[in-house]
Context: one part of a larger RNA
Molecule: small-subunit ribosomal RNA, 3' major domain
Organism: uncultured low G+C Gram-positive bacterium
RNA sequence: UGACGGGGGCCCGCACAAGCGGUGGAGCAUGUGGUUUAAUUCGACGCAACGCGAAGAACCUUACCAGGUCUUGACAUCCCCUGCCCGCUAUGGAAACAUAGUUUUCUGUUUUCGGACAGACAGGGAGACAGGUGGUGCAUGGUUGUCGUCAGCUCGUGUCGUGAGAUGUUGGGUUAAGUCCCGCAACGAGCGCAACCCCUACCUUUAGUUGCCAGUCCGGCACUCAACUGCAUAUAAGCAAAGUACCAAUAUAUAAUGGAAUUUAAGCAUAUAUGCAGUUGAGUGCCGGAGGAACUCUAAAGGGACUGCCGUUGACAAAACGGAGGAAGGUGGGGAUGACGUCAAAUCAUCAUGCCCUUUAUGAUCUGGGCUACACACGUGCUACAAUGGCCGGUACAGACGGAAGCGAAGCCGUGAGGUGAAGCGAAUCCGAGAAAGCCGGUCCAAGUUCGGAUUGCAGGCUGCAACUCGCCUGCAUGAAGUCGGAAUCGCUAGUAAUCGCAGGUCAGCAUACUGCGGUGAAUACGUUCCCGGGCCUUGUACA
Numbered sequence: 001u002g003a004c005g006g007g008g009g010c011c012c013g014c015a016c017a018a019g020c021g022g023u024g025g026a027g028c029a030u031g032u033g034g035u036u037u038a039a040u041u042c043g044a045c046g047c048a049a050c051g052c053g054a055a056g057a058a059c060c061u062u063a064c065c066a067g068g069u070c071u072u073g074a075c076a077u078c079c080c081c082u083g084c085c086c087g088c089u090a091u092g093g094a095a096a097c098a099u100a101g102u103u104u105u106c107u108g109u110u111u112u113c114g115g116a117c118a119g120a121c122a123g124g125g126a127g128a129c130a131g132g133u134g135g136u137g138c139a140u141g142g143u144u145g146u147c148g149u150c151a152g153c154u155c156g157u158g159u160c161g162u163g164a165g166a167u168g169u170u171g172g173g174u175u176a177a178g179u180c181c182c183g184c185a186a187c188g189a190g191c192g193c194a195a196c197c198c199c200u201a202c203c204u205u206u207a208g209u210u211g212c213c214a215g216u217c218c219g220g221c222a223c224u225c226a227a228c229u230g231c232a233u234a235u236a237a238g239c240a241a242a243g244u245a246c247c248a249a250u251a252u253a254u255a256a257u258g259g260a261a262u263u264u265a266a267g268c269a270u271a272u273a274u275g276c277a278g279u280u281g282a283g284u285g286c287c288g289g290a291g292g293a294a295c296u297c298u299a300a301a302g303g304g305a306c307u308g309c310c311g312u313u314g315a316c317a318a319a320a321c322g323g324a325g326g327a328a329g330g331u332g333g334g335g336a337u338g339a340c341g342u343c344a345a346a347u348c349a350u351c352a353u354g355c356c357c358u359u360u361a362u363g364a365u366c367u368g369g370g371c372u373a374c375a376c377a378c379g380u381g382c383u384a385c386a387a388u389g390g391c392c393g394g395u396a397c398a399g400a401c402g403g404a405a406g407c408g409a410a411g412c413c414g415u416g417a418g419g420u421g422a423a424g425c426g427a428a429u430c431c432g433a434g435a436a437a438g439c440c441g442g443u444c445c446a447a448g449u450u451c452g453g454a455u456u457g458c459a460g461g462c463u464g465c466a467a468c469u470c471g472c473c474u475g476c477a478u479g480a481a482g483u484c485g486g487a488a489u490c491g492c493u494a495g496u497a498a499u500c501g502c503a504g505g506u507c508a509g510c511a512u513a514c515u516g517c518g519g520u521g522a523a524u525a526c527g528u529u530c531c532c533g534g535g536c537c538u539u540g541u542a543c544a
Base pairs, nucleotide, nucleotide: 001544002543003541004540005539007538008537009536010535011534012533013532015528016527019492020491021490022489023488026383027382028381029380030379031378032377033376034374035373042053043052064369065368066367067366068365069364070363073129077128078127079125080124081123082122083121087102088101089100090099091098092097105120106119107118108117109116110115131358132357134356135355136354140352141351142347143346144345145343147341152191153190154189155188156187157186158167159166160165171182172181173180197335198334199333200332202303203302204301205300206299207298208297212292213291216290217289218288219287220286221285222284223283224282225281226280227279228278229277230276231275232274233273234272235271236270238268239267242263243262244261246259247258248257306329309323310322311321312320313319385485389444390443391442392441393440394439395438401432402431403430406425407424411420412419413418451482456477457476458475459474460473461472462471498520499519500518501517502516503515504514
């Protein structure tokens, strides 16, 4: 000077506490250990290995194993010879490949038109060499993790000390911060902090197509209301006809005549109501056009927040607390950005590379298998154990992203996966594309259930030479464990946790993983005694 302490002081962090949700129990997915195996390729191992390299192992990948093959080689440069090469056909074979047949090598320059030269491609030959995912990450470069986005790490000159070194960087305050102020044998400076960069929250201007439609005009469609017309039905009173009994007169009775009453009903015309259709007018909504530039949005340029203003505290400082205005207030929220260094941390299997090893094999090629095994143990997840729920029907609202060997609409077929179809779209235009939780109505009634979906059988669909080992999906049937999980342990402080879907990369096919996106949307923080990690000062030390 450091490091360490179950020494001290000060301070910070989802570190504890206060809360919310998990893991540990179940089934499954995935990684690892172990075991097994011809092989189960290799690496990663506390935090900082274990849904990690791998943004996707049926073949390929592939590095592993078994077997079949090659030896200047699958790949590069140089030399010589040839054009029998390649392709196609046949035979053998699991294929690689081998044999046989067939077939005009090609391009350029030059030319005496025979050819010559050069290059490309292919085959043969000789050797220099190639090759190695063989070893060493403790020989290395590069890259990365971690402490840690923690506030630290240093230098020049000066001063002090025999020296190692110290000082500055300590002290008093303050801050997220070695941030700033004050003091001081120090005065300055560098790498970090902060700011400059990107996204987001507010406003202004500019610009409007494929995006927008408030106001204006036009057209179409639908609904509602009013008027008129036509048709149908029902009701009401009426006209006319017929039947029955009564009264009156002619002349006692009958018939005929007249009067009034009642019943029935084909028909006629009227009124009212309802329904249907049409025409006209008004209003509302949707679509299209004109038009508009208001609004949303898109994408460019600006503004805006600086403790700037006020008050209090403070040392007349830095700053803290409260307030005003404001879309936003004290780093507004998020990202990118990782100092000197630590761990002989990780990687020789991304790549590069020293040395060592190998060279008819530790190289190369092909078929099949394996990386997918399974008594078990651990990590990370998904789905549940139900009623704040399951199921059925109806109905609403996103953001971000992808699309040409691509996304693929409408329509039709199928219970469905899917098939067919081919419009449109290199996409603010077309497509993927139905968001889901939510809301409305119905049902289930506490049960191993209408919970839960593992497992298994059958029948199908898709991709692909090919789904047996070993893919995904659909339908029918089957319906296991599981009733909230011991000790222990993890995440999270706000648009966060929790919960709900959507998209993308990888990709022929395959996602509970990963990376993003939006929807709904909490609880709690008294406090710093304790656990863990870290920073500064100080103290002890038989440690360096």